[in-house]
């Protein structure tokens, strides 16, 4: 310190999520020890059982118990006071322990105040303690009660309680005075503890104060004891604390009042720090003690284990009635993801009580259980590989790897655990003896007395022994592989993984990291600068209010002088300990603990400074403003006037159509339309001027004229003197649309009505048409109200256009010029921005102010609340959901954008298809099968260049077969191999017979090859997957593109090159140019044909020379010519005009066999369609092994209501039939072609010469073509389907299923709907010949020639492509993205007559209980006259007053038939509303 995630890629905002620390946890695995901390966070919910507060006999009367003496009738009885139950009295019980429920508060925190208070016990000091009295517990005796508990009557003592005296250092005080106690008490004999008054301290509290202290304005006013004063009461004590009277006040946007929430602090967590977050355990403070009120005692309390009432709950009970509070330690139920021993001791610290011994102490000190948590240890160390052992259901390229120096095995060592036996230390004291001093008491010394619990260390046996595991291994993040699985099962923090090769699911194997723990979940901080003070931001990403006026606030110009709030040094008190942080130290170490330091960044006094802020006070003129004078203008507001146009009416002409549309209609019109001419009438709006024009605060303003006005500008520097700027609230204005009321209405025109479109058309077009649009008076208050850019102020290169002033010199005026104010625009430096842009009119550099944002959807909804007549406006959420959601550039891609080019793309011709018959292939049906494949263009006469068996594929049916039909090795037995021939059977297959015997050789016997056998590793698959693959192959596409290398430019995707002018078939060449070369493609090379040289003639060829023949180059013979095949030549826009940029080129000419790539061909860039093909091979998986292999029969693949493709032959006269006749090229060819010839009407046969081919042979007359006869227009001398009958040829076999021939038959068919193909010249069209496949079979394929055209010279338009531009919400790239209703399941929410809950207000009723009044009843201390009295009590009354009972509101929540909208859920409906001009922007 950062990282993943939005995209085809980028940058950018943006939120989601990760790593790290933490934690009073919980959860699941898993657990050796120890040491120190910690452990009821939910139900302040209930609660059994123990215990958790007593002590004092040295206060008192005393004797229940025990001990002791004593007596006895053994039952008891006396005493003693060693000791003590109960009582009476002192002092504690207000601490110490728990909890956090209420409180948002003087509660708490810090700092101050108390001349406004009190403080037992201590502690220092001064002083006193005289004289009296009467009672009650107890105990005895008699009752009531079931218990709790309680009466009556006799008697008793104090340190208990009272009178009285005494009276200052003490209270009051008007300063004369007045007034206040005591226990001469215990022990016990002289000390100590007591007591009483006071004075100081010390310690604890009580009260006021000034700051701080959470979230809501969807909570804006609240408040009558309320503010305040006088008087009284009351308290320790100030005070409306309480009460009477006056007053009519307080308090709040610096957030009162309500509501919600929370004890607070020191301090913990984190975090760089600022913060944020929390407040468990220690510590201080508050509070609270079943729940609610109350007051007694007492220094102290409204009291945790005290009392009184009321209430809910529990418990007892004899029903009358009483008991009872574990938020105190254990420890039960409960409830909960969850939190321990009904333990030991008072040894130790420390506290009550007591002179003490001592006794209480669940405080505390220990120990238990929990890995809850930090520490610290250990589970072993060294050798040990040339045996890198076994073994892995671990992996493999099968050769080995790896676990692994790991084990095994050799040495060592023994922490901790287990086992034995000592054991420091926590312990100092008190007391008790004994001795010293001083002489019971006070001290020293010595010995002795105390450990609940821990147990440091040390030793004894023994031996690697008893001792590791959990999570993770796709990226963020260290670490990967194999199998299972098959969008299943499952994982996931996020992105995302799984649909048959999964490093992401599950195991194993390995590895990573951490370790007696590891993960997981849940919360905090961090990262997050993601709410920003430190340290953001608002043109398009979410964010400027519609504008302007101003109140409160903030903020403010320049000079002097002063004051110190603020600011700044210095000193000082304070900031409790603990904690952190540094140093030392002390448990072996470290957690831990112990001592010093710093630190606590705060508040308080003080001193001292005056620069700044601020204040007072006194100036200034640069900011505001005001005045004089000029000025521009659609500023605004009221009145009038005007012309064109439109609509209406009225009348003229006129005579059929007008309108309106993409094309129609609906509509208007012979009762006279449009059209035109005229005359009226209305209404609303102003053309041309007009413009990045000009005014306004926005909004908005446009004929003209007058009238009233508001701002602005520039001038002069004449006045005032900071009067200034922003502005929460509040107040004004505010387009269109809407809404009241009344008026107007031509046009235009929502709703509506008709016509059209259309699948539909509530829509776009068209005919009409109300409201509204106009006026007047009000409402509404919102807009893309946009410069999507808040106002003000200062500053910072320029150029340039325009609008309004004013100064100016040459030169006197005008103009151009120049400087200047002040407004409006364009371009662009720097800078800034994420780009886009912006740029003195900032988006740039600063300051003021103010408003606003903080992930998308849900939502600008919902509720509340305010406004409005309403429509609706303003304020304005959450649940739930998702990882996104967006901004701006990039490069594609796509558009019913755009420019420009190409192509038989159309156009402008030729012939076809589509209609019939048939052939072929599909589809589909059929079938036992009707094998597979291929599927728009780029499947369909395709894989297949040729299914009768065979091919052929288990595609059927059915017989076999299992190491196999092939292939290697190994191996058992036989036999060389090999031939020839039986039987049954459909064949495989099965079982016979007979020939035949190789090489080596010591003659025994072994053997290459090869078959036959039992066998063992293999073998085989046309089985799957072409979406796992290679290879090849198709398609855009022979289209011109597709790239890289340096340099530039860009944060960066990228971009320039590759763009722009030309020009080309071409990214072909030129020329411009931040680009320069360079590759892949094109083009060229290369075959083939056109002309031609030359060289070569044999099987080719014959001009001339012979020879021969009916005849033929047959022969000699030659190379002239054809031809044949090698080498060459030629064509390059090279010459010539012209155009163009003196270019590239491109037009036209000339010569030439050929002319502008000369005609074909083969070559096919990056890429794209997961194209196609596992059925050509080849291949990973994956399945199959007596079968999905492998043989064979035989059948299917050929099957036919039907559709589609691709082709044959027609439908006829440019034919058809006969007939005569001429003229090719290119092939094959030995399991072949096969001539002659004879045979057959033919197919074809017989026989058989010739030929491995320029020699023979298919092969021929090649076809049409031309001559010439016939048919005369008809279903025909077309046309050939079909079918019968004869044959022929090939095969082992032509039935399923082949071709051919003869004779017979003679179908459909008269040129072919919508709609589609091909083709630009030797093409098309037409005609015929070969060929390969093959035994046979060809309308199909693939060559080859023959005859031999018509059009077009354009790009509008369809289809298809190239380039450059533009818009995009598209990138699986429009076969794209996507909305909305409906249906479906879920989820969460709103709304609903109602319901339930709470805390306050109000009225009633009123327990206890203080306080006041009365007290006739009752009364010990005192007075007294003895009658009585003071006083006190019980008892009544009053105020207040908890609870309960009703009301009227609130507010919060639960449920709540129905209703609503939202969210989300691979494949449901209807239709397309956005994104391209999304097809109406």
């Nucleotide at each position: 310190a950062g990282g993943g995630u939005u995209u085809g890629a980028u940058c950018c905002u943006g939120g989601c999520u990760c790593a790290g620390a933490a934690u009073g946890a919980a959860c699941g695995u898993u657990g050796g020890c120890g040491g120190c901390g910690u452990g009821g966070a939910u139900a302040a919910g209930g609660c059994a059982u123990g215990c958790a507060a007593g002590u004092c006999g040295a206060g008192c009367g005393g004797a229940a118990a025990g001990g002791c003496c004593c007596c006895u009738u053994c039952g008891g009885g006396g005493g003693u006071a060693c000791u003590c139950g109960a009582g009476c009295g002192g002092c504690g019980a207000a601490a110490g322990g728990g909890a956090g429920a209420g409180u948002a508060a003087c509660g708490c925190a810090u700092g101050g105040a108390u001349c406004a208070u009190c403080u037992a016990c201590c502690u220092c000091g001064a002083g006193g303690a005289c004289c009296g009295g009467g009672a009650u517990a107890g105990c005895u005796g008699c009752g009531g009660g079931a218990a709790a508990c309680u009466g009556c009557a006799g008697g008793u003592a104090a340190u208990a309680c009272c009178g009285g005296a005494u009276a200052a250092u003490g209270u009051c005080g008007u300063a004369a005075g007045a007034c206040c106690a005591a226990a001469u008490g215990g022990u016990g004999c002289u000390u100590c503890c007591g007591c009483c008054u006071u004075g100081a301290g010390a310690u604890g509290a009580g009260u006021c104060c000034g700051u701080g202290u959470c979230c809501u304005a969807u909570u804006a006013g609240c408040u009558u004891g309320u503010u305040g004063g006088u008087g009284u009461g009351g308290u320790a004590a100030u005070g409306g604390c309480g009460c009477a009277c006056c007053a009519a006040g307080g308090c709040a946007u610096c957030g009162a009042u309500g509501g919600g929430u929370a004890c607070c602090g020191g301090g913990u967590g984190u975090g760089a720090g600022a913060g944020c977050a929390u407040g468990g355990c220690c510590c201080g403070g508050c509070u609270c003690a079943c729940u609610g009120g109350g007051a007694c005692u007492g220094a102290g309390a409204c009291a945790c284990u005290g009392c009184c009432c009321a209430g809910a709950c529990a418990c007892c009970u004899u029903c009358g009635g009483g008991u009872g509070g574990c938020u105190g330690c254990a420890g039960u139920c409960g409830a909960g993801a969850a939190u321990c021993u009904u333990c030991g001791g008072c040894a130790a610290u420390g506290g009550a009580c007591g002179a003490a011994a001592g006794u209480c102490u669940g405080a505390c000190c220990g120990a238990g259980c929990g890995a809850c948590g930090c520490c610290g240890c250990g589970u072993g160390a060294g050798g040990g590989a040339u045996u890198g052992a076994a073994g892995g259901c671990c992996c493999u390229a099968u050769g080995g790897g790896u676990c692994g120096u790991a084990a095994a095995c050799c040495u060592c060592u023994u922490u901790c655990g287990a086992u034995u036996g000592g054991g420091a230390g926590g312990a100092a004291a008190u007391c008790c003896a004994a001795g010293g001093g001083a002489c019971c008491a006070c001290u020293c010394u010595u010995g002795g007395u105390u450990g609940a619990c821990c147990a440091a260390u040390u030793u004894u046996u023994g031996g690697a022994a008893g001792a590791a595991g959990g999570a993770c291994g796709g990226g963020c993040u260290a670490a990967g592989u194999u199998c299972g699985u098959g969008c299943c099962a499952g994982c996931a923090g996020c992105c995302g993984c799984g649909g048959u090769a999964a490093g992401a699911c599950g195991a194993a194997c390995c590895g990573u990291c951490c370790a007696a723990a590891c993960g997981u979940u849940a919360u905090u901080c961090g990262g997050a600068a993601u709410c920003a003070c430190u340290g953001g931001g608002c043109u398009u990403a979410a964010a400027g209010g519609g504008u302007g006026c101003g109140u409160a606030g903030g903020c403010g110009g320049c000079u002097u002088a002063g004051u110190a709030a603020g600011u700044u040094g210095g000193g000082u008190g304070u900031g409790a300990a603990a904690u952190c942080c540094c140093c030392c130290g002390g448990c072996u170490c470290a957690a831990c603990c112990g001592g010093g330091g710093a630190a606590c960044u705060g508040c308080g006094c003080u001193c001292a400074a005056a620069a700044c802020u601020a204040c007072u006070a006194a100036g200034c003129u640069a900011g505001a403003g005001g005045a004089a004078g000029a000025u521009a203008g659609a500023g605004g507001c009221a009145a009038g006037c005007g012309g064109a146009a439109c609509u209406g009416a009225u009348g003229g002409u006129g005579g059929a159509g007008c309108g309106g549309u993409g094309g129609a209609a609906u509509g208007c019109g012979u009762u006279g339309a449009u059209a035109u001419c005229a005359u009226c009438a209305g209404g609303a709006a102003c053309a041309c001027c007009a413009g990045u024009u000009g005014c306004g605060a926005a909004a908005g303003c446009g004929g003209c004229u007058u009238g009233c006005u508001g701002g602005g500008u520039c001038u002069u520097u004449u006045c005032u003197g900071a009067c200034g700027c922003u502005g929460a609230g509040g107040c004004a204005c505010g387009a269109a649309a809407g809404c009241u009321a009344g008026g107007g209405u031509a046009g235009c025109g929502a709703a509506c009505g008709g016509g059209a479109u259309u699948a539909g058309a509530u829509a776009c077009c068209c005919c009409g048409g109300u409201a509204g649009u106009c006026c007047u008076a009000g409402c509404u208050g919102u807009a893309a109200a946009c410069g999507a850019u808040c106002a003000g102020u200062a500053c910072u290169u320029g150029g340039u256009c325009g609008a309004g002033g004013g100064c100016u010199a040459c030169u006197u005026c005008a103009u151009a010029g120049g400087c200047u104010c002040u407004c409006g625009g364009c371009c662009g430096u720097a800078g800034c921005g994420a780009a886009a842009g912006u740029g003195u009119u900032a988006a740039g550099u600063a300051c003021u102010g103010c408003g606003c944002c903080u992930g998308g959807g849900g939502a600008g909804u919902a509720u509340g609340g305010u406004c409005g007549c309403a429509a609706g406006g303003c304020u304005g959420a959450a649940a739930c959901u998702c990882a996104a959601a967006g901004g701006a550039a990039u490069u594609g891609a796509c558009g019913g954008g755009g420019g420009c080019u190409c192509a038989c793309a159309c156009a402008a011709g030729c012939g076809g298809u589509g209609g019939a018959g048939g052939a072929u292939g599909u589809g589909g049906c059929u079938u036992a099968a009707u094998u597979c494949g291929a599927g728009g263009c780029u499947a369909c006469g395709c894989g297949a260049a040729g299914a009768a068996c065979c091919u052929u594929a288990u595609c059927c049916u059915g017989g076999a077969u299992u190491u196999g039909a092939c292939a290697u090795g190994c191996a058992u037995a036989g036999g060389a191999a090999u031939c020839c021939u039986g039987a049954a059977g459909a064949a495989a297959c099965u079982u016979g017979g007979g020939a035949g015997u190789g090489c080596c050789g010591c003659a025994a016997g072994g053997u290459a090859a090869c078959c036959u056998u039992a066998g063992c590793a293999c073998a085989g698959g046309u089985g799957c997957u072409g979406c796992a693959u290679g290879g090849c192959u198709g398609u855009c596409g022979u289209c011109a593109g597709c790239u890289c290398g340096u340099g530039u430019c860009g944060u960066g995707a990228g971009a320039u090159g590759u763009c722009g002018g030309g020009u080309u078939a071409a990214g072909u060449c030129c020329c411009u140019u931040a680009a320069c070369g360079a590759g892949c493609g094109a083009a060229a090379c290369c075959c083939u044909u056109a002309u031609u040289g030359u060289u070569a003639g044999u099987u080719g060829c014959c001009a001339g020379c012979g020879c021969g023949u009916a005849a033929u180059g047959g022969c000699g013979g030659g190379g002239a010519c054809u031809c044949u095949a090698g080498c060459g030549a030629g064509a390059c826009u090279g010459c010539c005009g012209g155009u163009g940029u003196u270019a590239a080129a491109c037009c036209g000419g000339a010569g030439g066999a050929a002319g502008g790539u000369g005609g074909g061909g083969a070559u096919g860039a990056c890429g794209u369609c997961a194209a196609g093909u596992c059925c050509u091979c080849a291949u990973g998986g994956c399945c199959u092994u007596u079968a999905u292999g492998u043989c064979c029969a035989g059948g299917g693949c050929u099957g036919c209501a039907c559709a589609c493709g691709u082709c044959c032959u027609a439908c006829a006269a440019u034919g058809g039939u006969g007939u005569a006749c001429a003229c090719a090229a290119a092939g094959g060819g030995a399991a072949g072609c096969g001539a002659a010839c004879c045979c057959g009407c033919g197919a074809g046969g017989g026989c058989a010469a010739g030929c491995a081919a320029a020699u023979c042979c298919c092969a021929a007359a090649a076809a049409a073509a031309u001559g010439c006869a016939c048919c005369c227009c008809a279903g025909u001398u077309c046309g050939g389907a079909u079918u019968g009958c004869a044959g022929g040829c090939u095969g082992c076999a032509a039935c399923u299923c082949g071709c051919c021939u003869g004779c017979a038959u003679g179908a459909a068919g008269c040129c072919g709907g919508a709609a589609u193909c091909g083709c630009u010249a030797g093409u098309a069209a037409u005609c015929g010949u070969a060929g390969g496949u093959c035994a046979g079979c060809a309308u199909a394929c693939u060559a080859c020639g023959g005859u031999g055209a018509a059009u077009g010279u354009g790009u509008u338009c369809c289809u298809g492509a190239g380039c450059c531009u533009u818009g995009u919400a598209c990138a699986c790239a429009c076969c794209g993205c996507c909305c909305g209703u409906c249906a479906a399941g879920c989820c969460a929410c709103g709304g609903a007559u109602g319901u339930a809950u709470g805390g306050g207000c109000c009225c009633g009723c009123g327990a206890a209980g203080u306080c006041g009044c009365c007290a006739a009843g009752c009364u010990a201390a005192c007075c007294u006259u003895c009658g009585g009295g003071a006083g006190g009590c019980a008892g009544g009354c009053g105020c207040c007053g908890a609870a309960c009972g009703g009301g009227a509101a609130c507010a919060u929540u639960u449920c709540g038939a129905c209703c609503g909208g939202g969210a989300c859920u691979a494949a449901g409906u209807c239709g397309u509303a956005a994104c391209a001009a999304g097809g109406u922007a």
Predicted 3D model of a 1481-nucleotide RNA (small-subunit ribosomal RNA) from a metagenome.
Its Rfam family is "Bacterial small subunit ribosomal RNA".
RNAcentral holds the sequence, with entries from SILVA.